Annotation:
A computed fold for a 97-nucleotide RNA from a marine sediment metagenome, annotated as SAM riboswitch aptamer (S box leader). The coordinates come from a structure-prediction model, not an experiment, and the mean pLDDT is 83. It matches the Rfam family "SAM riboswitch aptamer (S box leader)". Rfam's curators write: The SAM riboswitch is found upstream of a number of genes which code for proteins involved in methionine or cysteine biosynthesis in Gram-positive bacteria.
[in-house]
RNA sequence: UUAUCAAGAAAGGCAGAGGGAUCAGGCCCUGUGAAGCCUUGGCAACCGUCAUAUUUGAUAGGUGCCAAAUCCUGCCCUAAUUAUUAGGGAAAGAUAA
Numbered sequence: 001u002u003a004u005c006a007a008g009a010a011a012g013g014c015a016g017a018g019g020g021a022u023c024a025g026g027c028c029c030u031g032u033g034a035a036g037c038c039u040u041g042g043c044a045a046c047c048g049u050c051a052u053a054u055u056u057g058a059u060a061g062g063u064g065c066c067a068a069a070u071c072c073u074g075c076c077c078u079a080a081u082u083a084u085u086a087g088g089g090a091a092a093g094a095u096a097a
Base pairs, nucleotide, nucleotide: 001097002096003095004094005093010040011039012038013037014036018029019028020027023074024073025072026071041066042065043064046062047061048059049058050057051056070092075089076088077087078086079085080084
């Protein structure tokens, strides 16, 4: 810089109090065991490979991922309506090339 981000996919062991990126506000997960590490398993088609023959399929080799939309909001716009709801966009972030 470009693309994608409402789909999908967890058990065991060690460990022992936090975690959901950051700040703030919400909301939530967590001693029926958080983070982290290890093992095994799984999801996914961005890259790679193969086939097809230009679009699609297969494949887990390289990454990535496996609570909740990237958990939601924060800035701007629109519509209802009076402090909320819904929608769109931006910013920030994550992943891949």